């Protein structure tokens, strides 16, 4: 310079013609202004904001999160840090890049194919003592588990004493776990000391522990118009209470009577609001490593409802994934060209 890959950023504009939606304005079978589908509008995984039901709760159950402070309205998000792995330069310190489902295995029950003697109270090769055979070796009974296979892993390194022949069987210094302690930080955690003590692994294995969570959801809910029949059937039930009190289950407190629950039938399937002013968005200035926060100015930018937002021509690098339905914050996931960061490979210069 080109290439691949991972992450992040963006994701249309103008001109004419005609035509659709809301709003304003003027006028009346029309003119005119201004506006008109995303970054994810997707999934429907999370938070909430609104609305209902409750204001008398608790308990358990079952769901959810799990390193440390800090932002948010909140979150399982975000920003910075800590720890431990992983990968590359580099004697080393260390440095740059990515990872984590990062509370607990010293509270308990589990589980660790297969291979190997043996995944825990173990003994194949091996070594050692005694005996027998008889030779350059075999067999037998005891001790061992350093040394050799096998496995992802054989149960704390290293040296040194000592042993028959070895082994924390003892010492020294490490290494992990536990307790107590000095310095540093807000703090997870670094870094000393002193003292005990030692099979690894797995908790997206049961499970322990500490926090959280009512519930349902715009077809929530509010209002109007209209038009009718519950004249029938079964079951409960009336204060010794059917049912209710918006996820399960008990307790407890409330409400409750020609009522509950179901069957068949009968009326209405219209309108209107919810419904876009909001934790909104834009430009600056301060504080902060940074996520964000405070303050100055400015802006008004879809409300459809079977579902508007478009069609066609020209120009431009214009193209992919794709279409609003209460709104907003995030998470995942899908994506054309260009861009920005990092990584690995080439090639070519100095």
């Nucleotide at each position: 310079u080109c290439a691949a890959c991972a992450g992040c950023c963006c994701g249309g504009u103008c001109u004419g013609u005609c035509g659709c939606c809301a709003c304003g304005c003027c006028c009346u079978g029309g003119g005119c202004g201004u506006g008109g589908a995303g970054g994810a509008a997707a999934g429907u995984c999370g938070g909430g904001a609104c609305a209902a039901c409750g204001c008398a709760g608790g308990g358990c159950g079952c769901c959810g999160u799990a390193c440390u402070u800090c932002c948010u309205a909140a979150c399982g998000g975000g920003a910075a840090g800590g720890u431990c792995c992983c990968g590359c330069c580099g004697c080393a310190a260390g440095g740059c890049g990515g990872g984590a489902a990062c509370a607990g295995c010293a509270a308990g029950u589990g589980c660790c194919a297969c291979a190997g003697a043996a995944a825990a109270u173990a003994a194949c090769u091996g070594c050692c003592a005694c005996g027998c055979c008889g030779u350059a070796g075999g067999c037998g009974u005891g001790g061992u588990g350093a040394u050799g296979g096998u496995g992802a892993a054989a149960a704390u390194g290293u040296g040194g004493g000592g042993u028959a022949a070895g082994a924390g069987c003892c010492c020294a210094c490490g290494u992990c776990c536990c307790g107590c302690u000095g310095u540093g930080g807000u703090g997870a955690c670094a870094u000393g000391g002193c003292g005990g003590g030692a099979g690894g692994g797995u908790a997206a294995a049961c499970c322990u522990u500490a926090c959280g969570g009512g519930u349902u959801g715009a077809a929530a809910g509010g209002c109007c118009a209209a038009a009718u029949a519950u004249a029938c059937c079964g079951g409960g039930g009336c204060u010794u209470g059917a049912g209710g009190g918006c996820g399960g289950c008990c307790c407890g407190c409330c409400c409750g009577a020609u009522c509950c629950c179901g069957g068949g039938g009968g009326g209405u399937u219209g309108g209107c609001u919810g419904c876009u002013a909001c934790a909104u968005c834009c430009c600056g200035a301060c504080a902060g490593u940074a996520a964000u926060g405070u303050u100055g100015g400015g802006a008004g930018c879809a409300g459809a409802u079977a579902a508007a937002u478009g069609a066609c021509a020209g120009a431009u690098u214009a193209a992919a994934c794709a279409g609003a339905a209460u709104c907003c914050c995030g998470c995942u996931u899908a994506u054309g060209a260009g861009g920005c960061u990092g990584u690995u490979g080439a090639u070519a210069c100095c």
Molecule: Bacterial RNase P class A
Organism: Bacteroidales bacterium